[in-house]
Context: one part of a larger RNA
RNA sequence: GAACGAACGCUGGCGGCGUGCUUAACACAUGCAAGUCGAACGGGAUCCGGGGCUUCGGCUCUGGUGAGAGUGGCGAACGGGUGAGUAACGCGUAGGGACCUGCCCGGUGGUUCGGAAUAACUGCUGGAAACGGCAGCUAAUACCGGAUGAGCCCGCGAGGGGAAAGCGCUAGGGAGCGCCAUCGGAGGGGCCUGCGUCCGAUUAGCUAGUUGGUGGGGUAACGGCCUACCAAGGCGGUGAUCGGUAGCUGGUCUGAGAGGAUGAUCAGCCACACUGGGACUGCGACACGGCCCAGACUCCUACGGGAGGCAGCAGUGGGGAAUAUUGGACAAUGGGGGCAACCCUGAUCCAGCAACGCCGCGUGGGUGACGAAGGCCUUAGGGUUGUAAAGCCCUUUCGGCGGGGACGAUGAUGACGGUACCCGCAGAAGAAGCCCCGGCUAACUCCGUGCCAGCAGCCGCGGUAAUACGGAGGGGGCAAGCGUUGUUC
Numbered sequence: 001g002a003a004c005g006a007a008c009g010c011u012g013g014c015g016g017c018g019u020g021c022u023u024a025a026c027a028c029a030u031g032c033a034a035g036u037c038g039a040a041c042g043g044g045a046u047c048c049g050g051g052g053c054u055u056c057g058g059c060u061c062u063g064g065u066g067a068g069a070g071u072g073g074c075g076a077a078c079g080g081g082u083g084a085g086u087a088a089c090g091c092g093u094a095g096g097g098a099c100c101u102g103c104c105c106g107g108u109g110g111u112u113c114g115g116a117a118u119a120a121c122u123g124c125u126g127g128a129a130a131c132g133g134c135a136g137c138u139a140a141u142a143c144c145g146g147a148u149g150a151g152c153c154c155g156c157g158a159g160g161g162g163a164a165a166g167c168g169c170u171a172g173g174g175a176g177c178g179c180c181a182u183c184g185g186a187g188g189g190g191c192c193u194g195c196g197u198c199c200g201a202u203u204a205g206c207u208a209g210u211u212g213g214u215g216g217g218g219u220a221a222c223g224g225c226c227u228a229c230c231a232a233g234g235c236g237g238u239g240a241u242c243g244g245u246a247g248c249u250g251g252u253c254u255g256a257g258a259g260g261a262u263g264a265u266c267a268g269c270c271a272c273a274c275u276g277g278g279a280c281u282g283c284g285a286c287a288c289g290g291c292c293c294a295g296a297c298u299c300c301u302a303c304g305g306g307a308g309g310c311a312g313c314a315g316u317g318g319g320g321a322a323u324a325u326u327g328g329a330c331a332a333u334g335g336g337g338g339c340a341a342c343c344c345u346g347a348u349c350c351a352g353c354a355a356c357g358c359c360g361c362g363u364g365g366g367u368g369a370c371g372a373a374g375g376c377c378u379u380a381g382g383g384u385u386g387u388a389a390a391g392c393c394c395u396u397u398c399g400g401c402g403g404g405g406a407c408g409a410u411g412a413u414g415a416c417g418g419u420a421c422c423c424g425c426a427g428a429a430g431a432a433g434c435c436c437c438g439g440c441u442a443a444c445u446c447c448g449u450g451c452c453a454g455c456a457g458c459c460g461c462g463g464u465a466a467u468a469c470g471g472a473g474g475g476g477g478c479a480a481g482c483g484u485u486g487u488u489c
Stems, first nucleotide, its partner, number of pairs: 001489004006485005013361006019354002021319001026317003030314003035074003040071002047064007081272003090197007099189003104185008112146004121136006152161003166177002169174001198244003205235003210232008247269004251262004274295005297308004325351001327350003333347001334345004364394004374385004398430001400425005408416001433478005438459003444473005454461002
């Protein structure tokens, strides 16, 4: 000098665009953050009608509406958060081949015949609750069996194995959404390898599934991944092992570069979801707002037993030098479900708060004296503040008030927003501070103080004339900021 997710002190007019728990991966009240489909299915509260009977209590037949729940499907593995762990094929880069892939795209073939259940519901019943138990009824795109099977799988072969589901529109024919098998694609993912990836040798030896082989198991798949047996290997001064520290990268900061430092925001990858372990479901998880077990913690309890997990968005306590609203909207972009209408979406888009940063603008312009007053200095003549002020003549950015009023939305739909922007009105009117002035370093005098009080980045100032302390006048620098502290180059 430059930089910052900054903080602190003094000060503070406006706007645009960004950014905002770096500390306790500490604990969390409350609300919201993942649903959707009635065109898969059974049933149906409520309400509104129509007919019949009536002892006026109601009973019964029927049409419409369809709540809440249930079965089933898809989604919930995305999106969002955090950086604890990890020195590792984790990441980066370049490759490899033994693999998987729901939805989407292209092709081919099929979509046949049956069956048995079960929630909801009804009845009884246990429990304080959470939540159940028994009996009975019922549907399906839920479940099971048979048939067929070009292609598919196993097998050298003969041969063997193995599938499906319907819904709904239509006058009809038939279009539509699906289902099953199989081939290919796209995108996504799993695995393997070369190279690169911090500090310590005051860590020198490490290793028993350890290194390799054979048989077997397991996986979507290769593999000691697992297991039995056999062999005795494997790694290490080119630093193994151990210890410390750390998410990695694109990038960011600095620098002429080489390099050094760094990894907030944005983007890619990884890891984690109270702590530890485990599997289930599924194309995909060993699953943040799923399940089970254990632990710590908090809460409810009728003491028998139960409930919970903000490192989602807000918000609270705590820690801290320090970091925001318990806001609006699905209008746009994108995501999930649905044929659709549409529903959901704290992703997102906006608004609020903060000079936290960058950028832009304003706080007025012209004229105005051998130069007011006041202040300060003075050799007492004067000098300076100083065209500065006043006065006179103008202008109206920003802000204020009034009126109009968008783009973003290819047909409808605008949270933002009566916002941006435009027009008009009034009036210089509402808008300047901070640091410094001994040398480095730009800017000097007076008074006070008297090694005191104090200053200080380094050198150093202060003990009676201090340009270095404190005040004042004046000056210098930057400016809605200016200084200080911290950190990096």